A computed fold for a 1466-nucleotide RNA from a metagenome, annotated as small-subunit ribosomal RNA. The sequence is in RNAcentral, with records from SILVA. Rfam family: Bacterial small subunit ribosomal RNA. Its mean pLDDT, the model's own confidence on a scale to 100, is 84.
[in-house]
């Protein structure tokens, strides 16, 4: 970069919560947690046209009393059961609906289709018969016992549509016969039929009716059984005895092991039984292009539940929310002896929770229960109340309006934005608010809703705008404030003094009565890939083969029709969802209507493909037959080299062994050398990208046995293949066990070494193993990192093994099959690569992968004698982790080239002495900067005072300095006086210019402002160092390459050079090179005075020479040779003054290095403002146990010191200067002034050199450091602190240790000379010229540098990165002596209610019987079953737990240096 491959955002949508905020309609929702527990109220009753009855009420009758408005009224009492009607009872019908919840179920529970010839069904409809005769009883009621109570019990009466008996029998229902028909089957309907048998009713009124029985059909709800769908786990693999069938009986409405005896001994189960975990299904919903994922609030359909658990009973229908028994929990009354209760209905309460409303109106509508009906009953319903939970819909005002106010905030100070916003005018009234009116919901009556909707009037812009973001993703930016703090964050990340990311303001976006978080599902995510993904290197091909089930499967035919295609039917409720329409002012929301519900089921049809039967064929497989190659196996014999041991000769000090050495062996005779024997592992050379083989593997030679391939032929078979989860078998090397054997090697271990250590690498030993048998483990980078089969798709070219051709014919050649390479098109691929042995094109099967770490870890099984293999998780954490390429750095990689880099030279430095600078001390203060090369004789081309920035100490405050206003007119000099001095005081003296406005200038005064050598060099700007005068460093246009990029710049020569020249998909340019420029070397010409001159000086002359300055020539590899690619060029060479860029300088590419400079200058921003500013004076910058850097002077004889007259420069500078002769002075120097603004004058004596004379190697006649006196020069001033001169004193030092510099020729070395700075003051710097060498063979090393190339895990670029223990700190997990729960099975024991069975004890109204009696009935007892409880074992499962294991994450801890470069031992 480009691919992989997670994270993460925008979008939708909620039963939601939380923060901030808040005007208002209509619709629609509101315990998602504790199926906790529940106070009070109401949620089922009605029928008097079943009944017996009458407490109470109401109206009547009768009687009585009182009172008045007196024929009567009214007010109270008694009695009547006549009317009305009616608590509680008899009875009938409802209470099985409705509502409410989701515990429990993984099931025919649910869904969708199908069946029932194996079934029921009250109310309701249709149709047929009928509705007679009697009984005995009871509740209530009354009159008694008992308990606290709840209730019980006795006794006396009484009726019914309550019970009971007999009649009838259309009928039905059984049983025996008969007839005919259907059905997949068990078998079933129907009948004119015939006979036996058994079975029914109930009345009631208002006289319309209506109601009972028995029966047939609807019709409606239910019951059952089957097909297909329906959630996670194999780290749940084997379940099951009533269990799987059958045969008899029993039960039920009805089938069935649904229950019982009996018999066999079977059922599910890898298409996943069992187990454990999790769940109410489903129309739908929510989200997606869909496919598909996710959920099951509301509505609707279906199941379960109703305090836990068991069971009936009534009934058409329950195993019954507002029934009933019995057991548990729990709560409530109690007289302690017993009794009551069941909101998961409506409200409501507590609790629990992040968190969900009212103890509201009404039966007015719909709906439901009873009734003949009036009616009554309904927390169903309708309605209203809270709470923006949620959609939809309106509002918050709408024209005009620039002085662009005002305030606010930026600002380049000019202005800009807020902003037509506002204010003010003018307008309107949705919405408010007041007041009238006033619905529809009702078909006659009857309206909770509600004086509601909705209409009109009035009023007055009034009362109504927030929340979020503004770094990028992703719309929207500045300002201050903090300063890795405080704090943001979804993800990347932000903040360490200029934060569009924090927190505040302005402003801006974006949504809006909301916005925003945060939970949750979908999407995007092709990130589980059906649609739609991979596996050579990113994860990801089982090490390898047999093979059982599945899966897939060759030609040509017939025949079915199960997939499969069509065509009809039936169903997929209703509501949702889509179209149309229409109905609330729109909307949302309702309502009608079509479509849709992609689905099951019948059925008719086709037969191409699959499939299923059957036939048949030979090319896939396969046998036979003929030859081939070959370390294929397995066994067992043979054979030589070599090491190593042992004997024995020779022989002598050593040997081995390393980078260099030790330990080791050796004078008891090694090593070395010959004989000779033992013994035990491997087989040189042949050998070869050559063979075999399914992988592992397989190599000396024979022989047995045996296994697979290959080729040819075309006789058999006739699809008999292929691939393969589980099984099975082989499986290097290490390791295990038992016996053996054991020469060399060689973990473990000992010793030398070597290191800072060295538990390594090296070295000397050396056990186990390494071999043999038998067994076992079962793993590897078991790799081609590529599973197997089969088609097919361009070519060259080599090798192994057969065949044909061809030819005389070993060879050569051609064509073909099996194998085994290596190049390569097309094609794939993320590149890289692969490319007929495919990683192309298709096809079948298995395998295996889904971010990285945790971890191939941990429990669990299962396999092993152990080591351990196999299957294989999570909690937690990270935002990446990685393939392959680019392109750069780097390499103790690699090849080529340069460079005073090395090498060879010369001369030093590093040792003394001082001089100068730092560094460190000190110090009031020692000002401040530069720090590696590139700081350190550096900013400083010169600190006594000034400089000067410090430090005392003394002083100013608009200031020493600059602009601006005002008033005054001096300032200044020249004295005194005070003081260190700044300054202050005082005494003389004293204006200028003018266009008359003023204006110089001074002093006062007032703010605006000055000032700062204060910070920040990491905010700039200039400016300079550096790599390096290295030779590179870009660009446009083509081309390649998805891309980053590459080519051009790489090659082969060349060259100082990317210099040139040739070649090449590159052709060209640009910015360095190089040339141009200065100088200096030769010549010409012209020109020159102050230079020169042929003159002894002068003058004058001259234009030759020297010398100055101009302009021109000259050097180009031009010209010969050779070499070289016909090139460039590179060697020799000739001519020149000069040769190959002639010597030197100026010139410094893109860019590095947060290099240096805020103390030159400049400037952002910050800090100071009676000071961090100015100003004086005095110190200081010069300190001094010490260390380092640059230098000068020396150690000395190539030398020192004298002395001689003397030699030869070049290049500067002078006027506040250079100063000459002259004179004084040992001298420094001084007097004094000639000449000179300089080719003139002067500084100005050039020094080494040359000659000669002395010194004789010594701390000296070498050195000259420090002191002493004495001078002198400069400056107001030389003390701290200047330089120089004569005398005198005479230290260190005798050539330098590790190390380490410069320099290639007019150079190094070595002499002097000049200059700037400067009042002085240089041993620094800059400049000159004199004298004037050595060495370079090279190019292994060091150091720098450049181009190619390699490998990288670097990219802040090796001063990189990065592993591990060990310490500390926090998390989540394993293990664990235990301990504490849980839910489930099985054993056994108790056994309530309670159905059935039994029954001989007690009771007993309706029938029978004349009596006794007797049928039938309830109770009591007994038996199966049976919840709850208990008992004991076991297994599974959570939680906890001293210690512990190892893992993750933490700031700059501690130790090494494993990896990554040949990473220093691949």
């Nucleotide at each position: 970069u480009c691919c992989u491959g997670g994270c993460u955002c925008a979008g939708g949508a909620u039963g939601a919560a939380c923060g901030c905020u808040a005007g208002c309609u209509a619709c629609a929702g509101g315990c998602u947690u504790a199926a906790c527990a529940c106070a009070u109220g109401c949620a089922a009753g009605u029928c008097g046209a079943g009944g017996g009855g009458c407490a109470g009420c109401a109206u009547g009758g009768a009687c009585c009393c009182a009172g008045c408005u007196u024929u009567g009224c009214u007010g109270g009492g008694u009695u009547u059961g006549a009317u009305g009607g009616c608590g509680a009872c008899c009875g009938g019908c409802g209470c099985a609906c409705g509502g409410g919840u989701g515990a429990g179920u993984a099931a025919c529970g649910c869904g969708u289709a199908u069946c029932c010839a194996a079934c029921c069904u009250g109310c309701c409809c249709u149709u047929u018969a009928c509705u007679c005769c009697g009984g005995g009883a009871u509740a209530g009621u009354c009159u008694c016992c008992u308990g606290a109570a709840a209730g019980g019990g006795a006794g006396u009466u009484u009726a019914a549509u309550a019970c009971c008996g007999g009649a009838u029998g259309u009928g039905u229902u059984u049983g025996u016969c008969u007839u005919u028909c259907c059905g997949c089957a068990u078998g079933g309907g129907a009948g004119c039929g015939a006979c036996a048998a058994a079975u029914a009713a109930a009345g009631a009124u208002u006289a319309a009716u209506u109601g009972g029985u028995a029966a047939a059909g609807g019709a409606u709800g239910g019951g059952g059984a089957u097909g297909c769908g329906u959630c996670c786990c194999a780290u749940u693999a084997g379940c099951u005895u009533g269990u799987u069938g059958g045969c008899a009986g029993g039960g039920u409405a009805a089938c069935g092991g649904c229950c019982u005896a009996c018999c066999a001994a079977g059922u599910c189960u890898g298409c996943g039984a069992u187990c454990c975990a999790u769940a109410g299904c489903c129309g739908a919903a929510c989200u997606g292009a869909g496919a598909g994922g996710u959920u099951g609030a509301a509505c609707g359909g279906c199941c379960a539940c109703a305090u836990u658990g068991g069971a009936a009973c009534u009934g058409a229908g329950a195993a019954a929310c507002g029934g009933u028994c019995c057991a548990g929990a729990c709560u409530c009354c109690u007289a302690c002896g017993g009794g009551a209760g069941g909101c998961a209905g409506c409200a409501g309460u507590g609790g629990g929770g992040a968190a969900u409303a009212u103890u509201g109106g009404g039966c007015a509508a719909u709906g439901g229960g009873c009734g003949a009906a009036a009616g009554c009953c309904u927390g169903a319903c309708c309605c209203a109340g809270c709470g923006a939970c949620g959609c939809c819909g309106c509002g918050u005002g709408a024209g005009g309006g620039a002085a662009g106010a005002a305030g606010g905030u930026c600002u380049u100070c000019g202005g800009a934005c807020u902003g037509u916003a506002a204010a003010c005018u003018c307008c309107u009234g949705u919405u408010g608010u007041u007041g009238a009116g006033g619905a529809a919901g009702a078909u006659a009556a009857u309206g909770a809703c509600g004086g509601u909707a909705c209409u009109c009037a009035a009023c007055a812009a009034g009362g109504a705008a927030g929340u979020g973001a503004c770094g990028g993703c992703u719309a929207a930016c500045u300002a201050c404030g903090u300063g890795c703090c405080a704090g943001c964050a979804g993800c990347c990340g932000c903040g360490g003094u200029a934060a569009a990311a924090c927190g505040u303001a302005g402003g801006u976006c974006a949504c809006a009565a909301g916005c925003g978080u945060u939970g949750u599902c979908c999407g995007g995510a092709a990130u589980u890939a059906c649609u739609g993904g991979g596996u050579g290197u990113a994860a990801a091909g089982g090490g390898a083969g047999c093979g059982c089930a599945g899966g897939c499967g060759g030609g040509c035919g017939a025949u079915c029709a199960a997939g499969u295609u069509g065509g009809a039917a039936g169903u997929g409720a209703a509501a949702u969802c889509c179209a149309u329409g229409g109905g609330c002012u729109c909307a949302a929301c309702c309502c009608a209507u079509g479509a849709a519900c992609u689905g099951c089921u019948u059925u008719c049809a086709a037969a191409a493909c699959u499939g299923a039967u059957u036939g048949u064929c030979u090319u896939g497989a396969g046998u036979a037959g003929u030859g081939c190659a070959g370390a294929g196996g397995u066994a067992g014999g043979c054979g030589g080299a070599a090491u190593u041991c042992c004997c024995g000769g020779u022989g002598u000090a050593g040997c081995g062994g390393u980078g260099g050495a030790a330990u080791g062996c050796g004078u008891a005779g090694a090593u070395a050398u010959c004989g000779g024997g033992a013994g035990g592992a491997a087989c040189a050379c042949c050998a070869g990208u050559g063979g075999c083989g399914a992988a592992g593997g397989c190599g000396g030679c024979c022989u047995a046995c045996u296994g697979g391939g290959c080729a040819c032929c075309a006789a058999c078979u006739g699809a008999c293949g292929c691939u393969g989860a589980g099984g099975c078998u082989c499986g290097a090397a290490a390791g295990u066990g038992u016996g053996g054997g054991u020469a060399g090697c060689a973990a473990a271990c000992a010793g030398g070494a070597u290191u800072a250590g060295a538990u390594a690498c090296c070295c000397u030993g050396g056990u186990a193993g390494u071999c043999c048998a038998c067994a076992c483990c079962g793993u590897a980078a078991a790799c081609g990192a590529u599973g197997a089969u089969u088609a097919c798709u361009a070519g060259g070219u080599g090798u192994u093994g057969g065949a044909g051709g061809a030819u005389u014919g070993a060879c050569c050649c051609c064509u073909u099959c099996a194998g085994u390479g290596c190049c390569g098109c097309a094609g794939u691929u993320a590149a890289c690569a692969c490319a007929a042995u495919a990683a192309g094109u298709a096809a079948u099967c298995c395998a295996c992968c889904u971010g990285g770490g945790g971890a191939g870890u941990a429990c669990g099984a299962c396999c092993g004698c152990a080591a351990g293999g196999u299957c294989g998780a999570a909690a937690c954490u990270c935002a990446a982790a990685g393939g392959a390429a680019u392109u750069g750095a780097c390499g103790g990689g690699g090849g080529c080239c340069c460079g005073c880099a090395c090498a060879a030279g010369c001369a030093g430095u590093g040792g003394a002495g001082u001089a100068u600078g730092u560094g460190g001390u000190u110090u009031a203060a020692u000002u401040c900067g530069a720090c590696g090369c590139a700081a350190c004789g550096c900013g400083a081309a010169g600190a006594a005072c000034c400089u000067u920035a410090c430090c005392a100490a003394g002083u100013c405050u608009u200031g020493a300095c600059a602009u601006c206003c005002u008033g005054c007119g001096a300032c200044g000099a020249u004295g005194c006086u005070a003081g260190a001095a700044a300054u202050a005081g005082u005494a003389u003296u004293u204006u200028c210019c003018u266009u008359c406005g003023g204006g110089a200038c001074g002093c006062a005064g007032a703010g605006a402002c000055a000032g700062g050598u204060g910070g920040u060099g990491c905010a700039u700007g200039g400016u300079u160092g550096u790599c390096g005068u290295c030779a590179g460093c870009u660009c446009g246009u083509g081309u390649c390459g998805u891309g980053a990029g590459a080519u051009g710049u790489u090659g082969g020569g060349u060259u100082a050079a990317g210099u040139c020249c040739c070649g090449c998909a590159a052709c060209g340019a640009g910015c360095g090179c190089a040339a141009c420029c200065c100088u200096u070397a030769u010549g010409g010409u012209c020109a020159g005075u102050u230079a020169c001159u042929a003159c002894g000086c002068a003058a004058g002359a001259g234009g030759a020479c020297u010398c100055u300055g101009g302009c021109c020539a000259g050097a180009c590899u031009g010209c010969c040779g050779u070499u070289g690619a016909c090139a460039a060029a590179a060697c020799g060479g000739a001519g020149g003054a000069a040769g190959g860029u002639g010597g030197g300088g100026a010139u410094g590419a893109c860019g590095u290095c947060a290099a240096a400079u805020c103390a030159u200058c400049a400037u952002g921003c910050c800090c100071u403002u009676u000071a961090u500013g100015a100003c004086u004076u005095g110190g200081g910058c010069u300190a001094c146990a010490c260390a380092c850097g640059u230098a000068c002077u020396a150690c000395a004889a190539u030398g020192g010191c004298g002395u001689u007259a003397a030699a030869c420069a070049a290049a500067g500078a002078g006027a506040a200067g250079c100063a000459a002769g002259a004179c004084c002075g040992c001298g420094a120097g001084g007097u004094g002034g000639a000449g000179c603004a300089a080719a003139a004058c002067u500084c100005a004596g050039a020094a080494a050199c040359a000659a000669c004379g002395u010194c004789c190697c010594a701390g000296u006649u070498c050195g000259g450091a420090c002191u002493g006196c004495a001078g002198g020069c400069u400056g107001c001033a030389a003390c701290u602190c200047g330089c120089c001169u004569g005398c005198a004193c005479g230290a260190a030092g005798u050539c330098g240790g590790a190390a380490u510099u410069g320099c290639u020729a007019g150079u190094a070395a070595u002499c002097g000379u000049g200059g700037a700075u400067c009042a002085g003051c240089a041993a620094g710097c800059c400049a000159c010229g004199g004298u004037g060498a050595a060495u370079a063979c090279g190019u292994u090393c060091c150091c720098g540098g450049g181009c190619c190339u390699u490998g990288u895990a670097c990219a802040c670029a090796c001063c990189g990165c990065c592993c591990g223990u060990c310490a500390c700190a926090c998390c989540a997990u394993g293990a664990g002596a235990g301990c504490c729960g849980g839910g489930g099975g099985g054993a056994c024991c108790c056994g309530a209610a309670g159905u059935c069975g039994g029954u001989a004890g007690u009771c007993u109204a309706a029938c029978c019987g004349c009596a006794a009696g007797g049928a039938g009935g309830a109770c009591g007892c007994c038996g199966c079953c049976g919840a709850a409880g208990g008992u004991a074992a076991a297994a599974c499962u959570g939680g906890u737990g001293a210690u512990u294991g190892g893992g993750g994450u933490g700031a700059a801890g501690u130790c090494g240096u494993a990896a990554c470069a040949a990473g220093g031992u691949a």